This is a predicted structure of a 350-nucleotide part of an RNA (small-subunit ribosomal RNA, central domain) from a metagenome. Model confidence (mean pLDDT): 89 of 100. Its Rfam family is "Bacterial small subunit ribosomal RNA". Its family is annotated with structural constituent of ribosome and ribosome in the Gene Ontology.
Context: one part of a larger RNA
RNA sequence: UUGGGCGUAAAGCGCGCGCAGGCGGCUAGGUAAGUCGGGUGUGAAAGCUCCGGACUCAAUUCGGAGAGGUCACUCGGUACUGCUUGGCUUGAGAGCGGGAGAGGGAAGUAGAAUUCUGGGUGUAGUGGUGAAAUGCGUAGAUAUCCAGAGGAAUACCAGUGGCGAAGGCGGCUUCCUGGCCCGUUUCUGACGCUGAGGCGCGAAAGCGUGGGUAGCGAACGGAAUUAGAAACUCCGGUAGUCCACGCCGUAAACGAUGGGUACUGGGUGUGGGGAGUAUUAACCCUCUCCGUGCCGCAGCAAACGCGUUAAGUACCCCGCCUGCAGACUACGGCCGCAAGGCUAAAACGC
Numbered sequence: 001u002u003g004g005g006c007g008u009a010a011a012g013c014g015c016g017c018g019c020a021g022g023c024g025g026c027u028a029g030g031u032a033a034g035u036c037g038g039g040u041g042u043g044a045a046a047g048c049u050c051c052g053g054a055c056u057c058a059a060u061u062c063g064g065a066g067a068g069g070u071c072a073c074u075c076g077g078u079a080c081u082g083c084u085u086g087g088c089u090u091g092a093g094a095g096c097g098g099g100a101g102a103g104g105g106a107a108g109u110a111g112a113a114u115u116c117u118g119g120g121u122g123u124a125g126u127g128g129u130g131a132a133a134u135g136c137g138u139a140g141a142u143a144u145c146c147a148g149a150g151g152a153a154u155a156c157c158a159g160u161g162g163c164g165a166a167g168g169c170g171g172c173u174u175c176c177u178g179g180c181c182c183g184u185u186u187c188u189g190a191c192g193c194u195g196a197g198g199c200g201c202g203a204a205a206g207c208g209u210g211g212g213u214a215g216c217g218a219a220c221g222g223a224a225u226u227a228g229a230a231a232c233u234c235c236g237g238u239a240g241u242c243c244a245c246g247c248c249g250u251a252a253a254c255g256a257u258g259g260g261u262a263c264u265g266g267g268u269g270u271g272g273g274g275a276g277u278a279u280u281a282a283c284c285c286u287c288u289c290c291g292u293g294c295c296g297c298a299g300c301a302a303a304c305g306c307g308u309u310a311a312g313u314a315c316c317c318c319g320c321c322u323g324c325a326g327a328c329u330a331c332g333g334c335c336g337c338a339a340g341g342c343u344a345a346a347a348c349g350c
Base pairs, nucleotide, nucleotide: 003322004321005320006319007304008303012318014201015200016199017198021194022193023192025088026087027086028085029084030083031082033081034080035077036076037075038074039073040072041071042069048066049065050064051063052062053061054060091191092188093187094186095184096183097182098181099180103177104176105175106174107173108172109171110154115149116148117147118146119145120144121143125136126135162169163168206247207246208245209244210243211242215241216240220236221235222234223233258317259316260315261314262313263312266295267294268293269292270291271290272289273288274287275286276285299306300305323350324349332343333342334341335340
């Protein structure tokens, strides 16, 4: 490479947008590039296959025939693909009428709690643990009441609930703004799917500049535990956690499951919408579309399990794997302020 694979054995890029490329609905005409057939030319010799001959046989060798091509020219065929012209509406998009939502950005605002400060009451402890001690407290703590300051996060509602491509998103109000679902079938008429490169987004930690700092809290100091204790427990506590702007670009970035389309028994919850039935109006019930769970037929699977949200049955496109260690490494390149990231070997060993 071929082949076979990628939930857990090696293997799905963290996620999206998208140029090139690959692939592409129904229908009619044209064309004849792909494709199929005929003819002609050519495809040296050797070699290959078959037949026959020569060395006693064989290897070898000689003769004859045949096969052998993404080949060229030419004459035809037109189902499929392509190209081209026209039509269509079911794919896709738009319009109109409804709907749900912690989707995103900005500004404002509320209450509970912790801490601190001031004042009142009050007196000897408090705090913490397995037990203690460090710590705090007669310079009046803890407890309790009133007032104030400030930062961060939003109990209940809350739900295998919702929204988002993923990361992720949770008090309330206003403004700006993206996507989605249902109904209608009014319009466009294949405008589609995927997507190497590329571009953007991307938890936490970390970095730069400036701000902020209540609580928590790497490092660090102390008290314990212990043989020791570089820990687990306790008392403190800096960076950080928060905000603005700019970097970083990683993760068990997980459903460890790439995206799209179609098809293939059911049952039962739940979220959003529609229709029917019913009713004074509803609920209930039936059907239906979209989402999200559980259980399970067939089938699949090494098993576990998956099972209309497939890991079933197929097709299209991308990514990736190829024994273990060395090695999420070295070197080189690109990126980064740095930390480091991306790409990625070999010797050697088994």